[in-house]
RNA sequence: GGCGCUAUCGUCUAAUGGUUAGGACACUGGGUUUUCAUUCCAGCAAUCGGGGUUCGAUUCCCCGUAGCGCUG
Numbered sequence: 001g002g003c004g005c006u007a008u009c010g011u012c013u014a015a016u017g018g019u020u021a022g023g024a025c026a027c028u029g030g031g032u033u034u035u036c037a038u039u040c041c042a043g044c045a046a047u048c049g050g051g052g053u054u055c056g057a058u059u060c061c062c063c064g065u066a067g068c069g070c071u072g
Base pairs, nucleotide, nucleotide: 001071002070003069004068005067006066007065010025011024012023013022018055027043028042029041030040031039048064049063050062051061052060
């Protein structure tokens, strides 16, 4: 240089073009407990960037960025 794959809460991970973008862990607050741990309830928090298609894009297309793999 060429080709391919991946990018979603702090972390991991779902979402067949119409989802309030869900779940687990973590964190915060509260209940239970003499205290701690356990457990229960609630809260917090996300679609890599820019265009395009579409009534509607996390999803499809193009360019870029980052990471990974194969290859000259």